[in-house]
RNA sequence: CGGGAUGUAGCGCAGUGGGAGCGCGCCUGCACGGGACGCAGGAGGUCGCCGGUUCGAUUCCGGCCAUCCCGA
Repeated sequence: CGGGAUGUAGCGCAGUGGGAGCGCGCCUGCACGGGACGCAGGAGGUCGCCGGUUCGAUUCCGGCCAUCCCGA
């Protein structure tokens, strides 16, 4: 310098055009003599950034940034 992959909740990830979700973790309550386990409920998100297409973008297109891989 060129090419590719990834970027979504504290962590690990799903979601390929219209309702942002799962597991773990966190909080509250129930239960137990207390804790763990269990049960019920809840909080937590500028979907990496900027633009474009579209009635509508996490999703499609372009650029940039970060990490990883390959090549020179």